Background: Transfer RNA from Candidatus Liptonbacteria bacterium RIFCSPLOWO2_12_FULL_60_15, 75 nucleotides, folded computationally. Model confidence (mean pLDDT): 82 of 100. Rfam family: tRNA. Rfam links the family to the GO term triplet codon-amino acid adaptor activity. RNAcentral holds the sequence, with entries from ENA. Taxonomically the source falls in Candidatus Liptoniibacteriota (Bacteria, Bacteria candidate phyla).

RNA sequence: GCGCCCUUAGCUCAGUGGUAGAGCGUUGCAUUCACAUUGCAAAGGUCGUAGGUUCGAUCCCUACAGGGCGCACCG
Numbered sequence: 001g002c003g004c005c006c007u008u009a010g011c012u013c014a015g016u017g018g019u020a021g022a023g024c025g026u027u028g029c030a031u032u033c034a035c036a037u038u039g040c041a042a043a044g045g046u047c048g049u050a051g052g053u054u055c056g057a058u059c060c061c062u063a064c065a066g067g068g069c070g071c072a073c074c075g
Base pairs, nucleotide, nucleotide: 001071002070003069004068005067006066007065010024011023012022013021018055026042027041028040029039030038048064049063050062051061052060
């Protein structure tokens, strides 16, 4: 330098056009003498950034950024 893949909650990941979810974690309540377990509830997201297409974009297109893999180059 070229090609491919990934980027969504604190972490690990779903969701592939109709205004975003799970598990774990966190907080509160119940249970207990207390802790753990268990149950219920809640908080937490400009869906990497900027444009474009569309009535409507996490989803399709482009560029950029970050990460990973492969190839090439490299006296």